[in-house]
RNA sequence: CCAGGUGUCCAGGCGGCCGCCGGGCGGAAUGGCCGGAGGAAAGUCCGAACACCACAGGGCAGGGUGCUCCGUAACGCGGAGUCGUGGCAACGCGAAGGAAAGUGCAACAGAGAGGAGACCGCCGUACAGGGGCCGGUUCAUACCGACCUGUAAGGUAAGGGUGAAACGGUGCGGUAAGAGCGCACCAGUUCCUCGGGCGACCGGGGAAGCUUGGCAAACCCCACCCGGUGCAAGACCAAAUAGGGGGGCGUCUGAGGGUGGCCCGCCCGAGCCCCCGGGUAGGUCGCAAGAGAUGGCGGGCAACCGCCAUCCGCAGAUGAAUGGCCGUCCCCUGAUUCGGGGUAACUCGGAUCGGGAACAGAAUUCGGCUUACGGACUCCUGGGACC
Numbered sequence: 001c002c003a004g005g006u007g008u009c010c011a012g013g014c015g016g017c018c019g020c021c022g023g024g025c026g027g028a029a030u031g032g033c034c035g036g037a038g039g040a041a042a043g044u045c046c047g048a049a050c051a052c053c054a055c056a057g058g059g060c061a062g063g064g065u066g067c068u069c070c071g072u073a074a075c076g077c078g079g080a081g082u083c084g085u086g087g088c089a090a091c092g093c094g095a096a097g098g099a100a101a102g103u104g105c106a107a108c109a110g111a112g113a114g115g116a117g118a119c120c121g122c123c124g125u126a127c128a129g130g131g132g133c134c135g136g137u138u139c140a141u142a143c144c145g146a147c148c149u150g151u152a153a154g155g156u157a158a159g160g161g162u163g164a165a166a167c168g169g170u171g172c173g174g175u176a177a178g179a180g181c182g183c184a185c186c187a188g189u190u191c192c193u194c195g196g197g198c199g200a201c202c203g204g205g206g207a208a209g210c211u212u213g214g215c216a217a218a219c220c221c222c223a224c225c226c227g228g229u230g231c232a233a234g235a236c237c238a239a240a241u242a243g244g245g246g247g248g249c250g251u252c253u254g255a256g257g258g259u260g261g262c263c264c265g266c267c268c269g270a271g272c273c274c275c276c277g278g279g280u281a282g283g284u285c286g287c288a289a290g291a292g293a294u295g296g297c298g299g300g301c302a303a304c305c306g307c308c309a310u311c312c313g314c315a316g317a318u319g320a321a322u323g324g325c326c327g328u329c330c331c332c333u334g335a336u337u338c339g340g341g342g343u344a345a346c347u348c349g350g351a352u353c354g355g356g357a358a359c360a361g362a363a364u365u366c367g368g369c370u371u372a373c374g375g376a377c378u379c380c381u382g383g384g385a386c387c
Stems, first nucleotide, its partner, number of pairs: 001383005007377004012329007020036004025031001038359001042370002045368005050230004062226005067081005082096001083094004097221002102219002104215002119160002121156003125152006134145004168186006187211002189208008234285004244276006256268004292311008331356011
């Protein structure tokens, strides 16, 4: 310098002007003070808190999770490991229990796809045919054998061929030809045993020819876990109108209403008044102090935990605020230019002008996961050049 891996951090600073939301102050102001998004506030995918409903206990059904140990309020999350797998490596990835309980599935190709299979090949047997060489018998023809070809019923899983996958591998023996059929070594499985580890598991020794294929993100089996609905939960206060319950007064012996405020009069007239309770509109709470934050010390490889100190009016809306503009500094970058170093490529520092600065927007609250996204840095791995 190039290529790659891991982890951590930041998410612009300051000032001015104009706004928005919330909370105190104030009698009030067009007043002043304080506070005002995120690492993901997002997706709403898991787990909880909290609230209401349901619920004696047990079981079935249904759903979820699935190597080990640890962490945690809990988790399908995290940490440290094991095994497998990808990579030269740093390192990454893995729903990673059971296929020797049962059922099932496997396109195409292939003879055969699971206690399988004879297509080619190989082998002996029987039968038929052939006739040059060879062997036997014969003086010879001829016959028989061997050889070659074909047919039939068999044997054979060594070899060929098909396939993602064909029922351990190599060698020797064995056999008509073959085959764990026998043996040696290697691989695996099961069992016994020794050592290490909390454990998953790892390492060593021995025995048995035991050789058992794949798929459980197919049914299924095993182990463990699981009530439902979500702050529009839910609690409280509570109009107007209508309706419900109770009481009182009144219906020609006239309640009540109208007639500008009152009385008389006149007109209308069967309802009128009070109380109680439920619900609605609306409002208040839930709702911002919490599995809290920061720092120190201690334990632990780590996730995390313990103790001590300090801090907290500090977003809290409900058509829903948290914004806009300007200046300046910082960061990245393009062009021009100046100075230093160098033979040069180039490099270091500065100036001027211009451009860029992402993803995104709380809504009951936490713990995670996933996804989106700009930049900086530490450490590590592989390669190259130079000293």
Description:
Predicted 3D model of a 387-nucleotide RNA (Bacterial RNase P class A) from a Thermodesulfobacteriota bacterium. Of the family's consensus pairs, 94% are formed in the model. The RNAcentral record of the sequence draws on ENA.